[in-house]
Context: one part of a larger RNA
Molecule: large-subunit ribosomal RNA, domain IV
Organism: metagenome
RNA sequence: CUCUCCUCAAGGAACUCGGCAAGUUGGCCCCGUACCUUCGGAAGAAGGGGUGCCCGUGGGGGUGUAGGCCCUCGCGGCCGAAGCCCCCGCGGGUCGCAGUGACAGGGCGGUGCCGACUGUUUACCAAAAACACAGCACUCCGCAAACCCGUAAGGGGAUGUAUGGGGUGUGAAGCCUGGCCAGUGCCCGUAGGUGAACCCCCCGGGUGAUAAGCUCGGGGGUUAAGCCCGGGUAAACGCCGGCCGUAACUAUGACGGUCCUAAGGUAGCGAAAUUCCUUGUCGGGUAAGUUCCGACCUGCAUGAAUGGCCCAACGAGUGCCGCACUGUCUCGAGGGGAGUCCCG
Numbered sequence: 001c002u003c004u005c006c007u008c009a010a011g012g013a014a015c016u017c018g019g020c021a022a023g024u025u026g027g028c029c030c031c032g033u034a035c036c037u038u039c040g041g042a043a044g045a046a047g048g049g050g051u052g053c054c055c056g057u058g059g060g061g062g063u064g065u066a067g068g069c070c071c072u073c074g075c076g077g078c079c080g081a082a083g084c085c086c087c088c089g090c091g092g093g094u095c096g097c098a099g100u101g102a103c104a105g106g107g108c109g110g111u112g113c114c115g116a117c118u119g120u121u122u123a124c125c126a127a128a129a130a131c132a133c134a135g136c137a138c139u140c141c142g143c144a145a146a147c148c149c150g151u152a153a154g155g156g157g158a159u160g161u162a163u164g165g166g167g168u169g170u171g172a173a174g175c176c177u178g179g180c181c182a183g184u185g186c187c188c189g190u191a192g193g194u195g196a197a198c199c200c201c202c203c204g205g206g207u208g209a210u211a212a213g214c215u216c217g218g219g220g221g222u223u224a225a226g227c228c229c230g231g232g233u234a235a236a237c238g239c240c241g242g243c244c245g246u247a248a249c250u251a252u253g254a255c256g257g258u259c260c261u262a263a264g265g266u267a268g269c270g271a272a273a274u275u276c277c278u279u280g281u282c283g284g285g286u287a288a289g290u291u292c293c294g295a296c297c298u299g300c301a302u303g304a305a306u307g308g309c310c311c312a313a314c315g316a317g318u319g320c321c322g323c324a325c326u327g328u329c330u331c332g333a334g335g336g337g338a339g340u341c342c343c344g
Base pairs, nucleotide, nucleotide: 001339002338003337004336005335006334007333008332010330011329014328019325027051028050029049030048031047036041038172052094053093054092055091056090057089058088059087060086061085062084063083067079068078069077070076071074095099107323108322109321110320111319112318113317114315115314119131120130135170136169137168138167139166140165141164147156148155149154174309175308176307178240179239180238183237184236185233186232187231188230189229192228193227194226199221200220201219202218203217204216205215206214207213241259242258243257244256245255268302269299280296281295282294283293284292
């Protein structure tokens, strides 16, 4: 010096990205427990008290000796001092710094974000706010189902049958889920337009003989799906404006004008896991706060199942604050064990 363990005055997070690590707490019994809540929870909330040993004593239970009672009389039934065992108390005493004396053995509280929850995952750097999930919705499928595997036979679906099966999205519950069908997709649709080959008709060339046949080319007719076209559909993919003016201080603009659009973002939320300017502004917390919490709304670039908002419970998730406690630190010191190194 490295690893590992133990102890420490005063202070107590000043350490640090961050209390990382280490400490604190810890079992059992009793008392006692708030906000909030989906009434289940939150709860072991929090916070207190007790805990050894000895003596005495009360109550309950088990077993059951002596004994007692009963009879149908037996290897019978019932009660039951004592003794032994177990449980719950009460009174008194006693020792130590310390009585769950060692071992084992929650630190706690407040407030945000995300995900409802228990689960699942990157075998060997990620356990999560990612995946899944009950629930919700759309859509396909009438059974030799749709769909999937296979060239096929065949198999799964399913020895199931729409309260079923497949696909997609969303993701408990609660309150809700606005406008747009112009584009793209999907669904429905007569007529009309377009529309390949086959088929039919006409014309021309080659060959034959000027024919037929065969063959090459041109024109026309008829014509399926598809496309065009008409309509529907957004919990289908998606999208959801600009400029100018206006109220008796100013400011603001309920109001008006105008242009464009398929329609111009409703409710809710909002400097947010989203805010560039930005450490926005105000309030709170601190002596001091680019973080945090509550507001405001000027949303660079929120927004409703690519779900919006809210939320009790839950979380080895993540942010902020506090109490307790500590060698994390001020700032270092001492000690035990193992090693490196040197000598032998």